[in-house]
Context: one part of a larger RNA
RNA sequence: CUCUCUCUAAGGAACUCGGCAAAAUGGCCCCGUAACUUCGGGAGAAGGGGUGCCAUCGCAAGAUGGCCGCAGUGAAAUGAUCCAAGCGACUGUUUACCAAAAACACAGGUCUCUGCAAAGUCGAAAGACGACGUAUAGGGGCUGACGCCUGCCCAGUGCCGGAAGGUUAAGGAAGUUGGUCAGCGAAAGUGAAGCUAACGACUGAAGCCCCGGUGAACGGCGGCCGUAACUAUAACGGUCCUAAGGUAGCGAAAUUCCUUGUCGGGUAAGUUCCGACCCGCACGAAAGGCGUAACGAUUUGGAUGCUGUCUCGGAGAGAGACUCG
Numbered sequence: 001c002u003c004u005c006u007c008u009a010a011g012g013a014a015c016u017c018g019g020c021a022a023a024a025u026g027g028c029c030c031c032g033u034a035a036c037u038u039c040g041g042g043a044g045a046a047g048g049g050g051u052g053c054c055a056u057c058g059c060a061a062g063a064u065g066g067c068c069g070c071a072g073u074g075a076a077a078u079g080a081u082c083c084a085a086g087c088g089a090c091u092g093u094u095u096a097c098c099a100a101a102a103a104c105a106c107a108g109g110u111c112u113c114u115g116c117a118a119a120g121u122c123g124a125a126a127g128a129c130g131a132c133g134u135a136u137a138g139g140g141g142c143u144g145a146c147g148c149c150u151g152c153c154c155a156g157u158g159c160c161g162g163a164a165g166g167u168u169a170a171g172g173a174a175g176u177u178g179g180u181c182a183g184c185g186a187a188a189g190u191g192a193a194g195c196u197a198a199c200g201a202c203u204g205a206a207g208c209c210c211c212g213g214u215g216a217a218c219g220g221c222g223g224c225c226g227u228a229a230c231u232a233u234a235a236c237g238g239u240c241c242u243a244a245g246g247u248a249g250c251g252a253a254a255u256u257c258c259u260u261g262u263c264g265g266g267u268a269a270g271u272u273c274c275g276a277c278c279c280g281c282a283c284g285a286a287a288g289g290c291g292u293a294a295c296g297a298u299u300u301g302g303a304u305g306c307u308g309u310c311u312c313g314g315a316g317a318g319a320g321a322c323u324c325g
Base pairs, nucleotide, nucleotide: 001320002319003318004317005316006315007314008313010311011310014309019306027051028050029049030048031047036041038145052067053066054065055064056063057062068072080304081303082302083301084300085299086298087296088295092104093103108143109142110141111140112139113138114137120129121128122127146291147290148289149288151221152220153219156218157217158214159213160212161211162210165209166208167207171203172202175199176198177197178196179195180194183190184189222240223239224238225237226236249283250280261277262276263275264274265273
């Protein structure tokens, strides 16, 4: 010096990205216990007091009296607590071996498909699952307890419905043309039927065009100018564009670039935190919006207690390293 421990005056987070680590709390009994709340909780809230041994009494719980120590859950084992905020309701699940979470799941909500030889899935098929189930069932998508709610747009895309018209395949097909050759002809040639090759009016479904519907379908939800008797601002007006121009609620937010926005709180001092404001670069309503008791090895800020984290080191024990052998 390294590792594992023990103690440490005064201070007590001044350490540090951050109380990381350590210290602290601790069992049992009694008293007592707030906001909030889904009335179950929160709660072991918080915060106090007691705790050994002996004798007597008592069924016991315990009561009375006495005794000892610095200390009686005398060792070991054995909750630190509180305040505020974000996210996710919760218990659960996950990157076996760098991530346990705000991610996944979840009960609940909603849309959609499926009438049973179901839809869907695996399989060239047989067959099987679905299911020895039958719409209070099964598959798929999205959302994610609960509370209050979930606005406008169907122009585009998708899906559903419609069938008048347009377009349209294979197939069918009246017919047309060529080849072949029986006949005719002196020859040139002409040429029936059949066979064959090419074309072909017309006929011909779905789909698409077309007409409607549909957003808890994919998605989208404006610009410029002017205006009030201080100024400022604009309830108001004009105009352009659009399918329609963002409603409620929330908002410098896990979203805010400018930005350490501005004001307030907390600190002696606060780029973080909390409460407001709204100028939302670029929130917004089931890719859900806003709240929310309880819960969390979650994230953020603060406080008490506590401490060698630190001021700032020191002492000691054991194991190494090192020196000698």